[in-house]
Context: one part of a larger RNA
RNA sequence: GGAUGAACGCUAGCGGCAGGCUUAACACAUGCAAGUCGAGGGGUAACAUUGUAGCUUGCUACAGAUGACGACCGGCGCACGGGUGCGUAACGCGUAUAGAACCUACCUUUUACUGGAGAAUAGCCCAGAGAAAUUUGGAUUAAUGCUCCAUAGUAUUAUUGAAUGGCAUCGUUUAAUAAUUAAAGAUUUAUUGGUAAGAGAUGGCUAUGCGUUCUAUUAGUUAGUUGGUAAGGUAACGGCUUACCAAGACAUCGAUAGAUAGGGGCCCUGAGAGGGGGAUCCCCCACACUGGUACUGAGACACGGACCAGACUCCUACGGGAGGCAGCAGUGAGGAAUAUUGGACAAUGGAGGCAACUCUGAUCCAGCCAUGCCGCGUGUAGGAAGACUGCCCUAUGGGUUGUAAACUACUUUUAUAGAGGAAGAAACGCAGAUACGUGUAUUUGUUUGACGGUACUCUACGAAUAAGGAUCGGCUAACUCCGUGCCAGCAGCCGCGGUAAUACGGAGGAUCCAAGCGUUAUCC
Numbered sequence: 001g002g003a004u005g006a007a008c009g010c011u012a013g014c015g016g017c018a019g020g021c022u023u024a025a026c027a028c029a030u031g032c033a034a035g036u037c038g039a040g041g042g043g044u045a046a047c048a049u050u051g052u053a054g055c056u057u058g059c060u061a062c063a064g065a066u067g068a069c070g071a072c073c074g075g076c077g078c079a080c081g082g083g084u085g086c087g088u089a090a091c092g093c094g095u096a097u098a099g100a101a102c103c104u105a106c107c108u109u110u111u112a113c114u115g116g117a118g119a120a121u122a123g124c125c126c127a128g129a130g131a132a133a134u135u136u137g138g139a140u141u142a143a144u145g146c147u148c149c150a151u152a153g154u155a156u157u158a159u160u161g162a163a164u165g166g167c168a169u170c171g172u173u174u175a176a177u178a179a180u181u182a183a184a185g186a187u188u189u190a191u192u193g194g195u196a197a198g199a200g201a202u203g204g205c206u207a208u209g210c211g212u213u214c215u216a217u218u219a220g221u222u223a224g225u226u227g228g229u230a231a232g233g234u235a236a237c238g239g240c241u242u243a244c245c246a247a248g249a250c251a252u253c254g255a256u257a258g259a260u261a262g263g264g265g266c267c268c269u270g271a272g273a274g275g276g277g278g279a280u281c282c283c284c285c286a287c288a289c290u291g292g293u294a295c296u297g298a299g300a301c302a303c304g305g306a307c308c309a310g311a312c313u314c315c316u317a318c319g320g321g322a323g324g325c326a327g328c329a330g331u332g333a334g335g336a337a338u339a340u341u342g343g344a345c346a347a348u349g350g351a352g353g354c355a356a357c358u359c360u361g362a363u364c365c366a367g368c369c370a371u372g373c374c375g376c377g378u379g380u381a382g383g384a385a386g387a388c389u390g391c392c393c394u395a396u397g398g399g400u401u402g403u404a405a406a407c408u409a410c411u412u413u414u415a416u417a418g419a420g421g422a423a424g425a426a427a428c429g430c431a432g433a434u435a436c437g438u439g440u441a442u443u444u445g446u447u448u449g450a451c452g453g454u455a456c457u458c459u460a461c462g463a464a465u466a467a468g469g470a471u472c473g474g475c476u477a478a479c480u481c482c483g484u485g486c487c488a489g490c491a492g493c494c495g496c497g498g499u500a501a502u503a504c505g506g507a508g509g510a511u512c513c514a515a516g517c518g519u520u521a522u523c524c
Stems, first nucleotide, its partner, number of pairs: 001524004006520005013376006019369002021334001026332003030329003035076003040073002043069002047067003050063006083287003092212008102204002107200008115149004125138005155180011185192003213259003220250003225247008262284004266277004289310005312323004340366001342365003348362001349360004379410004390400003416460005424451001429446008468513005473494003479508005489496002
């Protein structure tokens, strides 16, 4: 000199953009953060409409009939999105390859199929238990839930044969025989769903080369350890696991051990080489009170799922139960220190759904904070009797404050008041038209805004509403007086203060920055 997720002190007008618990991965009240589908099903607890009957003539009862819909079965989603950086020195990350050793729901595309039958079970109803959480029994019922039989190829397995390729193990294609394994229907009736197989895309998994902190005051480490055979297991190769056999494997080019740490893109600094860092944004990884475990599923060993144990908190009728903010807000504690218990799904994106639509603390916005960067303003021009005051000098003259003020003439950014007023929006949907492939495409009109009466524009008024901080001995821009007298105090370094202090404290003046200025901390 530059920089910062800063803090503290003094001060403070506005706008835009960005940023905002770095510490206790400490503990959490309350609300919200993941649901959706009636075009899968039995249905109708509630709401509305409609219909029927009665008569108390505006009430009652019934009807799933329609809109719609609580709970239940079923499907998809809940493995995403969001948070944090505990752990990890590792194929974790980065980069480049390989899979002839693999998987992949939804999506796109191709081919073929979607036959028959059965057993239940929730819900509803009935009877209980319990303070509650919740739960037991009986009867009864459906489905795109479950099961059986059939059908079966470009599927799988076994055997045999042929062609062909390469990168060792081998791979690919093809022929024959045998065996095994499917399905779900719905509806607005031409769509959609389901089953099997293949291809694509997307995403993931595994392996390998290279790179990846400090300590040798850590020198030896290792027994599933290194390799082989066989078996098991996995989506898949593999000591991944097991039995047996052999005795290997790693290491001073630093094994093992300890400490520290999420990694990268990037960020700060520097001419560069380097040095330091890993906030915000993007990618990957890991974690979800602590430890362990599996289930379901295409995918989890699962933040707002399950089970077990532990610590902690809460409810209790004392028998027993409930819970997990490192999601968004918010609370306590810690700390020098870090914000609202806000709005909307209008846009983008996501889940479900044919769609309308529902959900979405993702996201988009708004609020607070000078935390940073950028921009603007606090007036402009004229104005000398160069006033008064203050301070300094004194030759009693003068100098400075100082065009500064007053005053005159203007202007009106911003503030204030009033009027108008967006873009972000195009869709979907609704109502039409055109084409032919008749449900798709194109096209016309119309509707849809949280922010927000915001941005912006115009009008009115009037200099009106708006400047401080540090420093002035040298480094280093800027000097005098008074007070004090090694005292009080200053100080980044040198150093200053002992009765003439440009260094302390005050005053006048000046200098540098400026809605900021200084100090502290940290990095180069």